[in-house]
RNA sequence: GGCCAGGUAGCUCAGUCGGUAUGAGCGCCCGCCUGAAAAGCGGGAGGUCGACAGUUCGAUCCUGUCCCUGGCCA
Numbered sequence: 001g002g003c004c005a006g007g008u009a010g011c012u013c014a015g016u017c018g019g020u021a022u023g024a025g026c027g028c029c030c031g032c033c034u035g036a037a038a039a040g041c042g043g044g045a046g047g048u049c050g051a052c053a054g055u056u057c058g059a060u061c062c063u064g065u066c067c068c069u070g071g072c073c074a
Stems, first nucleotide, its partner, number of pairs: 001073007010026005019057001028044005050066005
């Protein structure tokens, strides 16, 4: 340099063949339980969906360029 895959909550990841960020596990906060913890149970907060453009009434999703990560080839 070329090709492929990925980038979504603090972490690991689902997801939507374009229509409210719909979320899971772990983590965090509060409550219940306990003598007190752990475990368990209930509730809650937390997201510019990598960046910028384009298409569209509408983009996390489609298109282009770029950035980052991993793999293959040279």

Predicted 3D model of a 74-nucleotide RNA (transfer RNA) from an Acidothermaceae bacterium. The coordinates come from a structure-prediction model, not an experiment, and the mean pLDDT is 81. It matches the Rfam family "tRNA". It is annotated as a transfer RNA. Lineage of the source: Bacteria > Bacillati > Actinomycetes > Acidothermales > Acidothermaceae.